[in-house]
RNA sequence: CAAGCCAGACCGCCGCUGGUGCGAUCGCCGAAAGGCGGCACUGGAGGAAGGUCCGGACUGCACAGGGCAGCGUAGCAGCUAACGGCUGUCCACCGCGAGGUGAGGAUCAGAGCAACAGAGACGAGUCCCGAUUCGGCGCAAGCCGGGGCGGGGGUGAAACGGGCAAUCUCUACGCGCAGCAACACCAAAUAGGCACACGACGAUCUGGCCCGGGGAGUGUGCGGGUAGGUGGCACCGAGCCGCGCAGUGAUGCGCGGCCCAGAUGAAUGGCGGUCACGCUGCGGCGUUUGAAAGAACGCCGCAGUGCACAGAAUCCGGCCUAUCGGCUCGCUUC
Numbered sequence: 001c002a003a004g005c006c007a008g009a010c011c012g013c014c015g016c017u018g019g020u021g022c023g024a025u026c027g028c029c030g031a032a033a034g035g036c037g038g039c040a041c042u043g044g045a046g047g048a049a050g051g052u053c054c055g056g057a058c059u060g061c062a063c064a065g066g067g068c069a070g071c072g073u074a075g076c077a078g079c080u081a082a083c084g085g086c087u088g089u090c091c092a093c094c095g096c097g098a099g100g101u102g103a104g105g106a107u108c109a110g111a112g113c114a115a116c117a118g119a120g121a122c123g124a125g126u127c128c129c130g131a132u133u134c135g136g137c138g139c140a141a142g143c144c145g146g147g148g149c150g151g152g153g154g155u156g157a158a159a160c161g162g163g164c165a166a167u168c169u170c171u172a173c174g175c176g177c178a179g180c181a182a183c184a185c186c187a188a189a190u191a192g193g194c195a196c197a198c199g200a201c202g203a204u205c206u207g208g209c210c211c212g213g214g215g216a217g218u219g220u221g222c223g224g225g226u227a228g229g230u231g232g233c234a235c236c237g238a239g240c241c242g243c244g245c246a247g248u249g250a251u252g253c254g255c256g257g258c259c260c261a262g263a264u265g266a267a268u269g270g271c272g273g274u275c276a277c278g279c280u281g282c283g284g285c286g287u288u289u290g291a292a293a294g295a296a297c298g299c300c301g302c303a304g305u306g307c308a309c310a311g312a313a314u315c316c317g318g319c320c321u322a323u324c325g326g327c328u329c330g331c332u333u334c
Stems, first nucleotide, its partner, number of pairs: 001330001003328004008275007016044007026037004046309001050320002053318005058179004070175005075089005090104001091102004105170002110168002112164002127153003130149001132147006183231004193222006205213002239258008277306013
């Protein structure tokens, strides 16, 4: 420098939570749907579970198909379900080196921009010199004024020649939108809706009936939505482990083995003991240095302490960020 790994181990006791089996067909909550309760066995946080940055699975919207706009990506080749990820390689830069970093297409389509200096900075342009031409003056040498040349000088990173695309733009490619609070199913009370029946010839109500009273709605059914509940959702996957083969590699294929968290006030914890390890303090011993005192390092014993970042919430692949301490292998330099 690079790659990979661990994130205390074991035992006992007491708890929390998921699953499976057994069992009384019982009890409790609830209108229902549904949920809870016993015993036994068994599973129970991470390398980032984090940030929610990118990609996908899945679900709904019209079987999501075309165009515009918008957003994103950018050497070349490959891997992958996909990617802005990863691998190999070229180039540029950094490093003595192992190695690391890189928004690295196009400025013969168009636009825009460039501090300071400089006459002039993206429309070219005359500050000085030079050569040339015209006009005037002069006997002449020459002088003055104007035009045009763009040769030399001077300024500057850059002066009819380039730079910047991490400015717009162009090219190629990709992206429909929203997200598990998606979505599907079950389903109250109250209010409202629809249908039917009864009702001023007095319904419903008034204790079950009659009388009496009272005076405008009542009853049944259906359907939608809400509260609530269940599924999605957690054993079968882009799954994990081992071996082999192909490939420089990312990765792919084959064989064998394994089943591995899951809630919705939200489980994964607490106490004790032994061992290991780290830190701090004290004591002892050894080595080096020193005249000594002492200092540094190492080992042993005792006491104290346990202390990294952080905690799943639909799932998966990445990226980024945080991280006490420690281990292994390879390479580089001195």
Bacterial RNase P class A from uncultured Rubrivivax sp., 334 nucleotides, folded computationally. Rfam family: Bacterial RNase P class A. It is annotated as a ribozyme. The RNAcentral record of the sequence draws on MGnify. Taxonomically the source falls in Rubrivivax (Bacteria, Pseudomonadati, Pseudomonadota, Betaproteobacteria).